A computed fold for a 74-nucleotide RNA from a Candidatus Sumerlaeota bacterium, annotated as transfer RNA. The sequence was found in a public genome assembly. The source organism's lineage runs through Bacteria, Bacteria candidate phyla and Candidatus Sumerlaeota. The coordinates come from a structure-prediction model, not an experiment, and the mean pLDDT is 81. Its Rfam family is "tRNA". The family's RNA type in Rfam is transfer RNA.
RNA sequence: GGGCGGCUAGCUCAGUUGGUUAGAGCGCCAGCCUUACAAGCUGGAAGUCACAGGUUCGAAUCCUGUGCCGCCCA
Repeated sequence: GGGCGGCUAGCUCAGUUGGUUAGAGCGCCAGCCUUACAAGCUGGAAGUCACAGGUUCGAAUCCUGUGCCGCCCA
């Protein structure tokens, strides 16, 4: 330098044909329970869907560019 894959909550990851509200587990917070802690139960908070631009009535999803991570080739 070229090719491929990935980037979504604090962490690990889903997300169907573009369709209006973005999710799970763990973690975190509060309550219940307990002498107390853990476990368990209930509820809650937390998102620039990497960034910028474009297409569209509508974009996490499609297109272009950039950045970062990994693998392969030279």